[in-house]
Molecule: c-di-GMP-I riboswitch aptamer
Organism: Paenibacillus flagellatus
RNA sequence: UAGGAAAAAAGGCAAACCCGAUCGAAAGACGGGGACGCAAAGCCACGGGUCUACAGCCGCUCUCGGCCAAGACAGCCGGGUUGCCCAU
Numbered sequence: 001u002a003g004g005a006a007a008a009a010a011g012g013c014a015a016a017c018c019c020g021a022u023c024g025a026a027a028g029a030c031g032g033g034g035a036c037g038c039a040a041a042g043c044c045a046c047g048g049g050u051c052u053a054c055a056g057c058c059g060c061u062c063u064c065g066g067c068c069a070a071g072a073c074a075g076c077c078g079g080g081u082u083g084c085c086c087a088u
Stems, first nucleotide, its partner, number of pairs: 002088001003086002012038002017033004022029002036075001042081003046078003049073003056067004
């Protein structure tokens, strides 16, 4: 530097669920507990996808309905980038 189908070590992360006088309109995030799993389950919303719809727009059935991402998900799939270990 390439590669990793495998094993081990040091360590790492943490789904569901529970809790919260935390943030948010919501999706979701954050903190504590908890472990289903993860070799990038580190980082980046670049492409696709998914979730939400405050504001905005449209409708007029108006305590309603529809549309919409500037919001969110990196533990949905690609891509980019950094990195532990190692049979080779």